[in-house]
This is a predicted structure of an 86-nucleotide RNA (c-di-GMP-I riboswitch aptamer) from Alicyclobacillus acidocaldarius.
RNA sequence: UGUUGGCAAGGGCAAACCCGUCCGAAAGGCGGGGGCGCAAAGCCACGGGUCUACGGACGAAAGUCUAUGGCAGCCGGGCUGCCGGA
Numbered sequence: 001u002g003u004u005g006g007c008a009a010g011g012g013c014a015a016a017c018c019c020g021u022c023c024g025a026a027a028g029g030c031g032g033g034g035g036c037g038c039a040a041a042g043c044c045a046c047g048g049g050u051c052u053a054c055g056g057a058c059g060a061a062a063g064u065c066u067a068u069g070g071c072a073g074c075c076g077g078g079c080u081g082c083c084g085g086a
Stems, first nucleotide, its partner, number of pairs: 003085004012038002017033004022029002036073001042079003046076003049071003055066004
């Protein structure tokens, strides 16, 4: 350096669900509990996918469309990284 593994050790993260008097129009985020899982479940919305639709467009209305907002624990890609083996 590449590769491979994670019950060798020391550690890390934290799904559903519950709580909040927090942020947000919402999706969602954040904090506390919880622990299904994770060797990148660390970071980046670049491609696909998907959620939401305040505002905007259309419409007589019902409603439809729309990301400038999200999801990195949906897939791919990029960047970085702990310990061990050969």

Record summary: It matches the Rfam family "c-di-GMP-I riboswitch aptamer". Its family is annotated with cyclic-di-GMP binding in the Gene Ontology. Taxonomically the source falls in Alicyclobacillus (Bacteria, Bacillati, Caryophanales, Alicyclobacillaceae). The prediction has a mean pLDDT of 85.